[in-house]
RNA sequence: CGUGCUAGGCGGGGUGCUAGCGGUGCCCUGUAACCCGCAAUCCGCUCUAGCGGGGCUGAAUUCCCUCUUGCGGGGACGAAGCCCGAGGUCAGCGCCUCGUCUCGCGGCGGUGAUGGUCCGGUCCCGGCGCGAUGGAGAACUGUGAACCAGGUCAGGUCCGGAAGGAAGCAGCCUUAAGCGGUCACCUCCAGGCGCGUCGGGAGUGCCGACCGGAGUCGCGAGCCUGGGAGCCCCUCGGACGGACUCUUCAAGGGAGGGUGCACG
Repeated sequence: CGUGCUAGGCGGGGUGCUAGCGGUGCCCUGUAACCCGCAAUCCGCUCUAGCGGGGCUGAAUUCCCUCUUGCGGGGACGAAGCCCGAGGUCAGCGCCUCGUCUCGCGGCGGUGAUGGUCCGGUCCCGGCGCGAUGGAGAACUGUGAACCAGGUCAGGUCCGGAAGGAAGCAGCCUUAAGCGGUCACCUCCAGGCGCGUCGGGAGUGCCGACCGGAGUCGCGAGCCUGGGAGCCCCUCGGACGGACUCUUCAAGGGAGGGUGCACG
């Protein structure tokens, strides 16, 4: 150096699951990154830790080890921010409130304000009278009876020798009960009606009378006296949030080193 083999390799890692390991799941990284079967109330195993079958490559750019760098993941600490709850605080903002205060605007006011005094009215209760209203009655009026109401009773009927007489339907007139209308006048009754009068009460709001003689009332702003925890702020607790830092595993990259057998 050539040929044929063998160990090894043909992806790895994090997370989850598990007593643990590997795989299927999810994610990251990465490629020159074999194939088939199995698997989540799971599959296969036991520290040499997927199993079964087939294939390719093969001692190095590909296998093994060390160092370094480092995608990504796990853990710890948990800042800022934001939200909720409890408590505190009236210094600030906002709200409410007090006033012999100030200012502005407006109303009333020498045709007399606020205030004071007084008696009345207005208000409530009760009695009486008058009026009005409503109802009832009376009154007036209309209507109103097949027969069992009245009068008159055609026709017809009955009695009579006749004269005449009797009862009486329809019609007409009248009326009883009843049903309507009018209701000026008369009588009675009623009451969240009005007025007057008498007695009692409430009350000082309004009206009125008198005294007195200049302010008074409303609104707004300011100031002031207080109140209350609505906002802000402070403290504590909780949820979300995940910065920074530390730690751990670590794909991939880089550097260095290591690893056979047989024959010619």